Predicted 3D model of a 73-nucleotide RNA (transfer RNA) from uncultured Desulfovibrio sp. The source organism's lineage runs through Bacteria, Pseudomonadati, Desulfovibrionales, Desulfovibrionaceae and Desulfovibrio.
RNA sequence: GCCAGCUUAGCUCAGUUGGUAGAGCAGCUGAUUCGUAAUCAGCAGGUCGCAGGUUCGAGUCCCGUAGCUGGCU
Numbered sequence: 001g002c003c004a005g006c007u008u009a010g011c012u013c014a015g016u017u018g019g020u021a022g023a024g025c026a027g028c029u030g031a032u033u034c035g036u037a038a039u040c041a042g043c044a045g046g047u048c049g050c051a052g053g054u055u056c057g058a059g060u061c062c063c064g065u066a067g068c069u070g071g072c073u
């Protein structure tokens, strides 16, 4: 230099054919317990890497770009 993959909640990851952004763990509150853990119920947490475009509507499609991983030369 070229090619491919990945980037979404604090962490690990889903998200189908473009149509309300989700799960588990972690956190907080409550219940239970003499108390803790465990269990149960609830709550909160998101510029979807960044920027632009297409569209009535973009996590998803298109262009550019950054980081990480792997491969080729």
Stems, first nucleotide, its partner, number of pairs: 001072007010025004019056001027043005049065002052062002
About this RNA:
Rfam family: tRNA. Gene Ontology term of the family: triplet codon-amino acid adaptor activity. The prediction has a mean pLDDT of 80.